[in-house]
Predicted 3D model of a 72-nucleotide RNA (transfer RNA) from a Cyanobacteriota bacterium. Its Rfam family is "tRNA". The family's RNA type in Rfam is transfer RNA. Taxonomically the source falls in Cyanobacteriota (Bacteria, Bacillati). The prediction has a mean pLDDT of 84. RNAcentral holds the sequence, with entries from ENA.
RNA sequence: GCUUAAUUAGCUCAUUGGUAGAGCAUUAGACUGAGGAUCUAAAGGUAGUAGGUUCAAUUCCUACAUUAAGCC
Numbered sequence: 001g002c003u004u005a006a007u008u009a010g011c012u013c014a015u016u017g018g019u020a021g022a023g024c025a026u027u028a029g030a031c032u033g034a035g036g037a038u039c040u041a042a043a044g045g046u047a048g049u050a051g052g053u054u055c056a057a058u059u060c061c062u063a064c065a066u067u068a069a070g071c072c
Base pairs, nucleotide, nucleotide: 001071002070003069004068005067006066007065010024011023012022013021018055026042027041028040029039030038048064049063050062051061052060
């Protein structure tokens, strides 16, 4: 330099065009002599950035950024 893949909650990942979910973690409560485990509930993300297409974009297209792999 070229090619490919990835980027969504604190972490690991879902969501194949109709106003985004789970597990773990965190917080509160129940339980316990206390803690852990367990159960219940809550908080937490306008989806890497900027544009385009569309009535409507996490999803389709383009550029850029970052990370990983491969080729030279």